[in-house]
Context: one part of a larger RNA
RNA sequence: UGACGGGGGCCCGCACAAGCAGCGGAGCGUGUGGUUUAAUUCGAUGCUACACGAAGAACCUUACCAGGGCUUGACAUGCAUAUGGUAGUGCAGCGAAAGCGAAACGACCCUUCGGGGAGUAUGCACAGGUGUUGCAUGGCUGUCGUCAGCUCGUGUCGUGAGAUGUUCGGUUAAGUCCGCUAACGAGCGCAACCCUCGCCGCGUGUUACAAGUGUCACGCGGGACUGCCAGUCUUAAGCUGGAGGAAGGUGGGGAUGACGUCAAGUCAUCAUGGCCCUUAUGUCCAGGGCCACACACGUGCUACAAUGGGCGGUACAAAGGGUCGCAAACCCGUGAGGGGGAGCCAAUCCCAAAAAGCCGUUCUCAGUUCGGAUUGGAGUCUGCAACUCGACUCCAUGAAGCUGGAAUCGCUAGUAAUCGCGGAUCAGAACGCCGCGGUGAAUACGUUCCCGGGCCUUGUACA
Numbered sequence: 001u002g003a004c005g006g007g008g009g010c011c012c013g014c015a016c017a018a019g020c021a022g023c024g025g026a027g028c029g030u031g032u033g034g035u036u037u038a039a040u041u042c043g044a045u046g047c048u049a050c051a052c053g054a055a056g057a058a059c060c061u062u063a064c065c066a067g068g069g070c071u072u073g074a075c076a077u078g079c080a081u082a083u084g085g086u087a088g089u090g091c092a093g094c095g096a097a098a099g100c101g102a103a104a105c106g107a108c109c110c111u112u113c114g115g116g117g118a119g120u121a122u123g124c125a126c127a128g129g130u131g132u133u134g135c136a137u138g139g140c141u142g143u144c145g146u147c148a149g150c151u152c153g154u155g156u157c158g159u160g161a162g163a164u165g166u167u168c169g170g171u172u173a174a175g176u177c178c179g180c181u182a183a184c185g186a187g188c189g190c191a192a193c194c195c196u197c198g199c200c201g202c203g204u205g206u207u208a209c210a211a212g213u214g215u216c217a218c219g220c221g222g223g224a225c226u227g228c229c230a231g232u233c234u235u236a237a238g239c240u241g242g243a244g245g246a247a248g249g250u251g252g253g254g255a256u257g258a259c260g261u262c263a264a265g266u267c268a269u270c271a272u273g274g275c276c277c278u279u280a281u282g283u284c285c286a287g288g289g290c291c292a293c294a295c296a297c298g299u300g301c302u303a304c305a306a307u308g309g310g311c312g313g314u315a316c317a318a319a320g321g322g323u324c325g326c327a328a329a330c331c332c333g334u335g336a337g338g339g340g341g342a343g344c345c346a347a348u349c350c351c352a353a354a355a356a357g358c359c360g361u362u363c364u365c366a367g368u369u370c371g372g373a374u375u376g377g378a379g380u381c382u383g384c385a386a387c388u389c390g391a392c393u394c395c396a397u398g399a400a401g402c403u404g405g406a407a408u409c410g411c412u413a414g415u416a417a418u419c420g421c422g423g424a425u426c427a428g429a430a431c432g433c434c435g436c437g438g439u440g441a442a443u444a445c446g447u448u449c450c451c452g453g454g455c456c457u458u459g460u461a462c463a
Stems, first nucleotide, its partner, number of pairs: 001463002003460003007457007015447002019411002022408001026302008034293002042053002064288002067285004073126001077125007088105002091101001093100002108117003128277002131275003137271002139266003142262001144260001149188006155164003168179003194254004199222007225248001228242005304404001308363007320351003325344002330339003370401001375396007417439007
């Protein structure tokens, strides 16, 4: 000087407390451990792994396994030689395919007509490796933490390591600002500048609304600064209350992550040193596996019902997507869906029905008209192909479950809770993820305690 303390002081955070809704019990989805397996590819492992890489494993993907093939190779560059019935097309035959492969057809570009290029074959250099090392690395990322810190120049003090500044008194969300001060300044952070939402004005006006300035859309500007008033404080910084205002003290949300920490994560995005493989650890193929299942954990969905279930009627969004596409009306089907094809490269047309809600009716507290797992049968769609292993529909079946032990998570306002809608990926395949709006709470006395963090101080046999 740091680090640490079941030392002290001050302060903060959904950290506790006060509340609301959960998880932990059930069934199912999904990830992981374990076990199994020919293989169940690999990575991620307290917080900071476990709906994580994966924004989507039937084949492909695919890296794994058993089997069948190839060996200058699936891909690149160069050299040498050969080749114009050469490349390629095509196919008898073998084969699961890859591959092997007779007959047959049969080119291209430049040209000084000698040839050259491209291609192919053979040989040689080499290619190739999701093989290894993230403790050799770059890049990128997580985390402490959007916490308020981390430093430097000159000066001064100290033999020196270092200190001072950065401490102290106030104050702030903040090393924010003020005052004091052997310090005076400065840098990276904080804040502001950026995007978005909320109010107003102006302009523009199709495909929007409507019959001309209202809605809406898109631009440009204004507006908020403790600016005004009162109190308080050190005549400071500021704090408390008030006015006006759409908005008030950082207006709400986002983007933005200092010096560094964890030899944190990633050699499987990519790049890359060393090491290793080279008729195989490379490469091609068809099949299987990544989907196994006594079990354990994480994270979700659906429920256990009457603030509910069923049936009928009826209302109100936002944000998105659409030509390899979205698809209306109409017809068929109980339905998934099929036929049909208007319109739309979309403020024009379509996806599109918003749902909870409201009105009426039924059920009457039951393992039920709750709950929907599981299983049987029949189908639809996508796709070369749904057996292993897709989603959805209809009929039948109707399991566990009556609110969950110890323990534990989230959330302070348009938030939690609840309700539906869209998108990426994508042929098909979300209860996940990323967004959107509808309805819309309760509680916060307070900082003693638990957890994490900041500053000062103190002890130390630790570095």
This is a predicted structure of a 463-nucleotide part of an RNA (small-subunit ribosomal RNA, 3' major domain) from an uncultured bacterium. The RNAcentral record of the full RNA draws on ENA and SILVA.